[in-house]
RNA sequence: GGGCUCAUAGCUCAGUUGGUAGAGCAUUCGUAUCACACACGAAAGGUCUCAGGUUCGAGUCCUGAUGGGCCCACUA
Numbered sequence: 001g002g003g004c005u006c007a008u009a010g011c012u013c014a015g016u017u018g019g020u021a022g023a024g025c026a027u028u029c030g031u032a033u034c035a036c037a038c039a040c041g042a043a044a045g046g047u048c049u050c051a052g053g054u055u056c057g058a059g060u061c062c063u064g065a066u067g068g069g070c071c072c073a074c075u076a
Stems, first nucleotide, its partner, number of pairs: 001072007010025004019056001027043005049065005
């Protein structure tokens, strides 16, 4: 220098054909217990990495940027 891939809740990850963003774990509260843990129930938690574009509507499509991973090439 060229190519591929990933970025979504505190963590690990889903998200179908573009149509109101979800699960598990963790956290908080409740039930239960003498108490704790387990179990069960509930709640809270997100400008979907950033900036533009297309669209009535973008996590999803297009362009660029940033960061992580991988491969190839070049120099030494």
The RNA shown here (transfer RNA) has 76 nucleotides and comes from Candidatus Curtissbacteria bacterium RIFCSPHIGHO2_02_FULL_42_15. Rfam family: tRNA. The family's RNA type in Rfam is transfer RNA. The RNAcentral record of the sequence draws on ENA.